Notes
Large-subunit ribosomal RNA, domain IV from a Dehalococcoidia bacterium, 343 nucleotides, folded computationally.
[in-house]
Context: one part of a larger RNA
RNA sequence: CCCUCGUUAAGGAACUAGGCAAGUUAAUACCGUAACUUCGGGAGAAGGUAUGCCCCUGGUCGUGACCGGCUUUACGUCGCGAGCGGCCGGGGGUCGCAGCGAGCAGGCCCAGGCGACUGUUUAACAAAAACACAGGUCUCUGCGAAAGCGAAAGCUGACGUAUAGGGGCUGACGCCUGCCCAGUGCCGGAAGGUUAAGGAGAGAGCUUCACGGUUUGAACCGAAGCCCCGGUGAACGGCGGUCGUAACUAUAACGAUCCUAAGGUAGCGAAAUUCCUUGUCAGGUAAGUUCUGACCCGCACGAAAGGCGUAACGAUCUGGGCGCUGUCUCAACGAGGGGCUCG
Repeated sequence: CCCUCGUUAAGGAACUAGGCAAGUUAAUACCGUAACUUCGGGAGAAGGUAUGCCCCUGGUCGUGACCGGCUUUACGUCGCGAGCGGCCGGGGGUCGCAGCGAGCAGGCCCAGGCGACUGUUUAACAAAAACACAGGUCUCUGCGAAAGCGAAAGCUGACGUAUAGGGGCUGACGCCUGCCCAGUGCCGGAAGGUUAAGGAGAGAGCUUCACGGUUUGAACCGAAGCCCCGGUGAACGGCGGUCGUAACUAUAACGAUCCUAAGGUAGCGAAAUUCCUUGUCAGGUAAGUUCUGACCCGCACGAAAGGCGUAACGAUCUGGGCGCUGUCUCAACGAGGGGCUCG
């Protein structure tokens, strides 16, 4: 000097990115417990008090001696109920700093983000806000189902049958889920246009004395698809600009104009989203780039890639407080094991 422990005056988070680590708390009984809430919870909320030993005593339960009654005298039965033990109490006394005397055994509260929850996950740097989840919704599938595996046979689906099975998205619950079908996709339609092989052969070329052979070939008839006509957003997706205007100023309910398929509704908003930005105001602090509540100028929120809330839950993340502490002011001493020296 290192590791693992123990104790520490005064202070008590001043440490630090951050109370990381380490303290504190801890059992049982009783008292007592807020907001909020899905009325279950929150709750062990929080916060208090008691706890040893000795003596006396009440209740209750178990066991049941002695004694007594009865008779079918028996290892019988009934009664009384001592003693002992368990549990729940009451009174008095007594010792110590300390009585769950050691050990084992929650620190707590407030506020916010995310995810409803219990679960699952990167075996060996990530346990989470990621995945899953009940619930919601769309879509496919009528059964030799759809879908999947397999050259096939066949199998799964399923010894199931639309209250079933597959796929996509969302993700308890509550209140809700706006506008756009122009593009893309999907579904429906079938009049017309286009269109392959094929059919059809006007006509033309070569050859030929001729018959014929051979090559080419215009109309016309030819499906699905595409074009076309509709529908469809919990399908892929999208959801404007400029100028002016009110009797201070400012602002613009209002008007004008351009463009669009339609111009972002409710709700939320400097947010896990805000660049400018440590925005501005308020709160908390002596002092707050974080935090909370507001404002809205949303660079670049927004409604099942769901929006906004939400009790409970979380080895989650963020801010604050009480308690407590060697985290620190600032270090000291001690124990064990290394290092070091000798061997």

The full RNA is in RNAcentral, with records from ENA and Rfam.